Two RNAs folded together computationally: RNase P RNA and transfer RNA, 438 nucleotides in total.
The prediction has a mean pLDDT of 78.
Rfam match: Bacterial RNase P class A. Rfam's curators write: Ribonuclease P (RNase P) is a ubiquitous endoribonuclease, found in archaea, bacteria and eukarya as well as chloroplasts and mitochondria. The family's RNA type in Rfam is ribozyme.

RNA sequence: ACAGUCUGCCGGUCUGUCGCUUGCUUUUGGGCAAGAGGAACGUCCGGGCAACACAGGGCACCAUACUUCCUAACGGGAAGCUAUUCGUGAGGGUAGAGUAGCGUAACAGAAAAAAACCGCCGGAUACGUCCGGCAAGGGUGAAAAGGUAAGGUAAGAGCUUACCGGGUUUCAUAGCAAUAUGGAAUGCCGUACGUCUUAUGGGUUGUAAGAUCAUGUACACCGGCGCAUGUAGGGCUGCCCGCCCGAUGCCGGGGGGUAGAUCGCUUGAUCUUGUUGGCAACAACAAGGCUAGAUAAAUGACAGACGCUUCAUACAGUAAAAUGCAUGAAGUACAGAACCCGGCUUACAGGCAGACUGUUUUA
RNA sequence: CGCGCUGUGGUGUAACGGUAACACAAUGCACUCAUAAGGCAUAGUAACGCGGUUAGACUCCGCGCAGCGCCACCA
Numbered sequence: 001a002c003a004g005u006c007u008g009c010c011g012g013u014c015u016g017u018c019g020c021u022u023g024c025u026u027u028u029g030g031g032c033a034a035g036a037g038g039a040a041c042g043u044c045c046g047g048g049c050a051a052c053a054c055a056g057g058g059c060a061c062c063a064u065a066c067u068u069c070c071u072a073a074c075g076g077g078a079a080g081c082u083a084u085u086c087g088u089g090a091g092g093g094u095a096g097a098g099u100a101g102c103g104u105a106a107c108a109g110a111a112a113a114a115a116a117c118c119g120c121c122g123g124a125u126a127c128g129u130c131c132g133g134c135a136a137g138g139g140u141g142a143a144a145a146g147g148u149a150a151g152g153u154a155a156g157a158g159c160u161u162a163c164c165g166g167g168u169u170u171c172a173u174a175g176c177a178a179u180a181u182g183g184a185a186u187g188c189c190g191u192a193c194g195u196c197u198u199a200u201g202g203g204u205u206g207u208a209a210g211a212u213c214a215u216g217u218a219c220a221c222c223g224g225c226g227c228a229u230g231u232a233g234g235g236c237u238g239c240c241c242g243c244c245c246g247a248u249g250c251c252g253g254g255g256g257g258u259a260g261a262u263c264g265c266u267u268g269a270u271c272u273u274g275u276u277g278g279c280a281a282c283a284a285c286a287a288g289g290c291u292a293g294a295u296a297a298a299u300g301a302c303a304g305a306c307g308c309u310u311c312a313u314a315c316a317g318u319a320a321a322a323u324g325c326a327u328g329a330a331g332u333a334c335a336g337a338a339c340c341c342g343g344c345u346u347a348c349a350g351g352c353a354g355a356c357u358g359u360u361u362u363a
Numbered sequence: 364c365g366c367g368c369u370g371u372g373g374u375g376u377a378a379c380g381g382u383a384a385c386a387c388a389a390u391g392c393a394c395u396c397a398u399a400a401g402g403c404a405u406a407g408u409a410a411c412g413c414g415g416u417u418a419g420a421c422u423c424c425g426c427g428c429a430g431c432g433c434c435a436c437c438a
Base pairs, nucleotide, nucleotide: 001359002358003357004356005355006354007353008352009351010350012306013305014304015303016302017301018300020035021034022033023032024031025030037334042344044343045342046341047340048339049206050205051204052203056241057240058239059238061202062201063200064199065198066080067079068078069077070076081096082095083094084093085092086091097197098196101195102194103193104192105191117138118137119134120133121132122131123130124129146164147163148162149161150160151159165189166188167186168185169184170183171182172181173180174179210263211262212261213260219254221253222252223251224250225249233245234244235243256437257436258435270289271288272287273286274285275284276283277282307332308331309330310329311328312327313326315324316323365433366432367431368430369429370428373387374386375385376384389405390404391403392402411427412426413425414424415423
């Protein structure tokens, strides 16, 4: 210099005119102040808050699953471990509780797990073949009974031995742990998925929750159940038990009325800066700050200037580039709060910073 | 706002993780004076998109896209 990897961050500025929402003020003319995001998106997880009943238990269902930590909590995050995979590399992706039993593995293939089609060996034979042994060799398949060598044998085989690979048990060392390294013992040796088991967590509904006030009407009709040793029915809302409430009633359909206001609603696991602790996620302390609250829904429109990026042309510069300067053209993203927070995911013109990697060149 | 469901030929629907099937529609033939119905034959075409798990995915998992549905209060 070029090409990359990971992490963190920014994501336009100014002026004029006209408007919008909220608050304060007012001499009712107006004036002043504040006014979208890193994702406000998706609504995928978790929590707050509120109502459902001021008991409770069981079953089912769902989610998660290496270790330690962070956190209000999480299926999130940080730092690590093991296996596998992509990359020359910095690094990236995926998986990771248990495995006793059971189930499945299309097509092909003899056989998909107590395996004989060809083949090899022994025996019989009517010479067609039949009976028995064998997992070494062939072929099929995604997957074929650990690998190599020697012994052994009728032929073979972890059948036996040595070495290699893996597993299990156990000991020592290091580590908080997952685990790693080393020693010893054991012939234990197919793969994948599911079922199943274990542990932990989860009650349901969502601010249209819910609270208060106002306005207004009719409950006509239909269907079902019930009118009592607490039945019908309701209450925690998948089911069961239990408990509570329980009468001119309850459930469903259908009809009638209102279409308004206030609260909930933004001071909070809050923000900014600094210090300290920690590898980090994060935590503690100190000082300072208050920063949208709309409801058909405000946060905008127009004009001008600047900035940034790319391209073209001219000039300067150079060996050629880089680069500088001037003019012109084009572009300037994704996207818009609706109860509030913590995460995750997805979208994004362009730019910045830090750490690191590869290649080439120079000293 | 909040919540739920669905996505397979042109249309409507099926299918244990194992050849994507059926009906209608389409095309051709025959029948008929001509059409329709019925008959015979035929081909082509489909998994909303992108990733992942698996030996193998319409099916299982994740993310996105599109479409549809429900939700005020009072007596």